[in-house]
RNA sequence: GGGCCGGUCGUCUAGCCUGGUUAGGACAUCGCACUGACACUGCGAAGGUCAGUGGUUCAAAUCCGCUCCGGCCCA
Numbered sequence: 001g002g003g004c005c006g007g008u009c010g011u012c013u014a015g016c017c018u019g020g021u022u023a024g025g026a027c028a029u030c031g032c033a034c035u036g037a038c039a040c041u042g043c044g045a046a047g048g049u050c051a052g053u054g055g056u057u058c059a060a061a062u063c064c065g066c067u068c069c070g071g072c073c074c075a
């Protein structure tokens, strides 16, 4: 330098193919219940520039271009 894959709450990830209700789950955190107390368990809450930017569209995490970062392969 070229090709391919990936980037989403603190962490791990689903959703992307085939655009459409408020971006879902687990763990962690906080609160409540339970207990003599803790753990476990149950309920609830908070937590997201969907890597960045531009484009297409009535509407973009999702489609397209470019850039950045990481990984694999080729040279």
Base pairs, nucleotide, nucleotide: 001074002073003072004071005070006069007068010027011026012025013024020058029045030044031043032042033041051067052066053065054064055063